Record summary
The RNA shown here (transfer RNA) has 73 nucleotides and comes from a Patescibacteria group bacterium. Its mean pLDDT, the model's own confidence on a scale to 100, is 80. The source organism's lineage runs through Bacteria and Bacteria candidate phyla. It was read from a public genome assembly. It matches the Rfam family "tRNA". By type it is a transfer RNA. Rfam describes the family as follows. Transfer RNA (tRNA) molecules are approximately 80 nucleotides in length.
[in-house]
RNA sequence: GGGCCGUUAGCUCAGCUGGUAGAGCAAUCGCCUCUUAAGCGAUCGGUCAGAGGUUCGAAUCCUCUACGGCCCA
Numbered sequence: 001g002g003g004c005c006g007u008u009a010g011c012u013c014a015g016c017u018g019g020u021a022g023a024g025c026a027a028u029c030g031c032c033u034c035u036u037a038a039g040c041g042a043u044c045g046g047u048c049a050g051a052g053g054u055u056c057g058a059a060u061c062c063u064c065u066a067c068g069g070c071c072c073a
Stems, first nucleotide, its partner, number of pairs: 001072007010025004019056001027043005049065005
């Protein structure tokens, strides 16, 4: 220098052929328990890495940029 993959909640990850963003764990509150843990229920938590474009509508498609990984030279 070239190519490919990844970036979504505090963490690990889903998200179909574009149609209002989810799970598990964590946290908080409650139930249960002599207490803790476990179990059960609820709640909280997102500018979907950034910018621009296409579209009635973008996490999703296109372009550029940033960061991380792998391969080639």